[in-house]
The RNA shown here (Lysine riboswitch aptamer) has 164 nucleotides and comes from a zebrafish metagenome. Its Rfam family is "Lysine riboswitch aptamer". About the family: Riboswitches are metabolite binding domains within certain messenger RNAs that serve as precision sensors for their corresponding targets. Rfam links the family to the GO term lysine biosynthetic process. The prediction has a mean pLDDT of 81.
RNA sequence: AGUAGAGGUUGCGCUGCCUAAGAGUAAUCAGAAGAAGGGUGACACCGUUGAAUUCUGAUGAAAGGAGUCCGCGCCGAAGUGAAUGUCCCGUCAUGGAUAUUUGCUGGGGGCAUUUCGAACAGGAAUGUCACUGCCAUAGUCUGAGCAAACUAUGGAGCGCUACU
Numbered sequence: 001a002g003u004a005g006a007g008g009u010u011g012c013g014c015u016g017c018c019u020a021a022g023a024g025u026a027a028u029c030a031g032a033a034g035a036a037g038g039g040u041g042a043c044a045c046c047g048u049u050g051a052a053u054u055c056u057g058a059u060g061a062a063a064g065g066a067g068u069c070c071g072c073g074c075c076g077a078a079g080u081g082a083a084u085g086u087c088c089c090g091u092c093a094u095g096g097a098u099a100u101u102u103g104c105u106g107g108g109g110g111c112a113u114u115u116c117g118a119a120c121a122g123g124a125a126u127g128u129c130a131c132u133g134c135c136a137u138a139g140u141c142u143g144a145g146c147a148a149a150c151u152a153u154g155g156a157g158c159g160c161u162a163c164u
Base pairs, nucleotide, nucleotide: 001164002163003162004161005160008075011074012073013072014071016069018067019066027059028058029057030056031055032054033053037046038045041092042091043090078105079104080103081102082101083100084099085098086097087096088095106132107131109129110128111127112126113125114124115123116122134155135154136153137152138151139150140149
């Protein structure tokens, strides 16, 4: 340098079908009351041809996110912070998607705070707690040694194991 592998039966990510929730909500139409506002971060826009708001009736969604399963790609898998570029939402901002560069993170989980979210689901960030796999060092175990196993401490994936 190359090839192939390991950590976990809740390893990581993606598509699709189905399901629940979102929700009898938003919105639209009709009627009654009402009488100048509604909307935005700002404009635009809507409104006396009747706004906000309240009641009655009818119709009635969706997005993002979630779960099971099938399939696919994998083991910096992937996630995330920053910068830059491109695209999208009426415009700018915000936001979202994506690409490059760079920083951080071995892995999953519990708890706390903050944030996104309709949510008590779940995601993200930070901290903390043990668990777990790998490596190093020291020790225990052994007649001695190696290996394996166990204990303690420490470390990080540009790592580790095997082969060439």